A computed fold for a 71-nucleotide RNA from Jeotgalicoccus meleagridis, annotated as transfer RNA. The prediction has a mean pLDDT of 81. RNAcentral holds the sequence, with entries from ENA and Rfam.

RNA sequence: GCGGGUAUAGUUAAAUGGUAUAACCUCAGCCUUCCAAGCUGAUGUUGUCGGUUCGAUCCCGUCUACCCGCU
Repeated sequence: GCGGGUAUAGUUAAAUGGUAUAACCUCAGCCUUCCAAGCUGAUGUUGUCGGUUCGAUCCCGUCUACCCGCU
């Protein structure tokens, strides 16, 4: 320099173009003599900038970061 892949909650992962979901974590409550475990509830998320579309996590382009391959 060229090509390919990935980017979603603090973490790990889902999601046929139609209100983004679950588990763990965190917080509150219940339970318990206390702790742990268990139960209930709550908070929080689509890497950036554009495009297509009535509507984009999803389709297209750009950039950024990481990974792989070629030279």
The same sequence occurs in records of 6 taxa.